SAM riboswitch aptamer (S box leader) from a Chloroflexota bacterium, 104 nucleotides, folded computationally.
[in-house]
RNA sequence: AACUCAUCCAGAGAGGUGGAGGGACCGGCCCGAAGAAACCUCGGCAACCCCGAAAAGGGUGCCAAUUCCGGCAGAAUUUGAUGAAGUGUUCUGGAAGAUGAGGC
Numbered sequence: 001a002a003c004u005c006a007u008c009c010a011g012a013g014a015g016g017u018g019g020a021g022g023g024a025c026c027g028g029c030c031c032g033a034a035g036a037a038a039c040c041u042c043g044g045c046a047a048c049c050c051c052g053a054a055a056a057g058g059g060u061g062c063c064a065a066u067u068c069c070g071g072c073a074g075a076a077u078u079u080g081a082u083g084a085a086g087u088g089u090u091c092u093g094g095a096a097g098a099u100g101a102g103g104c
Base pairs, nucleotide, nucleotide: 003102004101005100006099007098008097013042014041015040016039017038021031022030023029025071026070027069028068043063044062045061047060048059049058050057067096072093073092074091075090076089077088079086
């Protein structure tokens, strides 16, 4: 690493370096020179694990937008119009991704 289990609609800044990108991927739609990514300092949030009676503490993680929305399947509903396809909305289950623990 593969794989397994759990969770993902909440929560969380400011400064410095840096210079054009970033939001996993694809399609949207967003964020960005009133400075992106990355790195540093201090701060914070609080999911999992450790320790403990508890509090506190420790290890990872995280601090734009529901995992930003959708990406496959099914159902309901809307429009189409009297019917079909198509469009829109909602719900459910997956896929993919992220985090933690296990897994040498």
It matches the Rfam family "SAM riboswitch aptamer (S box leader)". Rfam links the family to the GO term regulation of gene expression. It was read from a public genome assembly, where an Rfam model found it. The coordinates come from a structure-prediction model, not an experiment, and the mean pLDDT is 85.